[in-house]
RNA sequence: UAAGUUAACUCUGGAGAGUAGUGCUAAACGCACUCACCGAAGGGUAGUAACUGUGAAUUCACAGGAAUCUCUCAGGUUUCAGGACAGAGGGGCGG
Numbered sequence: 001u002a003a004g005u006u007a008a009c010u011c012u013g014g015a016g017a018g019u020a021g022u023g024c025u026a027a028a029c030g031c032a033c034u035c036a037c038c039g040a041a042g043g044g045u046a047g048u049a050a051c052u053g054u055g056a057a058u059u060c061a062c063a064g065g066a067a068u069c070u071c072u073c074a075g076g077u078u079u080c081a082g083g084a085c086a087g088a089g090g091g092g093c094g095g
Stems, first nucleotide, its partner, number of pairs: 004093003009089005018035001020034005036077003042073003046070002051064005
C1' cells in the first nucleotide's frame, strides 16, 4: 500500500396506502374499538423456481432449495418521524 469485501456511525436520495368513523376531553398530541387500504422497519420450523440428492425406472414420488414474489404477525395510511434499497464518507478485514 492495490484489487476485492464490508459491521457500527455520518451525509444525501428514497415509494405506497384513510389528514376515515366513534369514544376517552372543550381542543391538540396520544390511547381504545370498528371498518377500509399499503409495503420498502422487523419477524415467521408459512408457500414457491432453477437446481441438487435419493428411490423408482425414464412418466413419477420424497427431501433440500432465494427473494424487495405470495401469505401472515407486527408496522404504516396529512406534516413530522420511520423507511428496504442506492450513492458518498468513514473505519474494519485483506494483502
Annotation: The RNA shown here (Glycine riboswitch aptamer) has 95 nucleotides and comes from Thiofilum flexile DSM 14609. It matches the Rfam family "Glycine riboswitch aptamer". Its family is annotated with glycine biosynthetic process in the Gene Ontology. It was read from a public genome assembly, where an Rfam model found it.